[in-house]
């Protein structure tokens, strides 16, 4: 250099063209004599940029970071 996979919430991980889930983790409340647990609520994310399309997290382009391979 050149091929491939991958990027979604602070972590880990679903969403295969139509209102982004969940689990840990945080906060808040119940519950306890006090911790832990467990109960219910709460904020919180599609790596960037542009193109298809009535609609893109989801499909093309490029970029950019990381993982394999090859030279």
């Nucleotide at each position: 250099g050149c091929a491939c996979c991958a990027g979604u919430a602070g972590u880990u991980u679903a969403u295969u063209g139509g209102u982004a889930g969940a689990a840990u983790a945080c906060g808040a409340g119940c519950u306890u004599c006090c911790c832990a647990a467990g109960c219910u609520c709460g904020g919180g994310g599609u790596c960037c940029g542009g193109g298809u399309u009535c609609g893109a997290a989801u499909c093309c382009c490029g970029g950019c970071u990381g993982g394999u391979g090859c030279a």

Transfer RNA from a Candidatus Pacearchaeota archaeon, 71 nucleotides, folded computationally. Taxonomically the source falls in Candidatus Pacearchaeota (Archaea, Nanobdellati). Rfam family: tRNA. Rfam's curators write: Transfer RNA (tRNA) molecules are approximately 80 nucleotides in length. The family's RNA type in Rfam is transfer RNA. Its mean pLDDT, the model's own confidence on a scale to 100, is 83.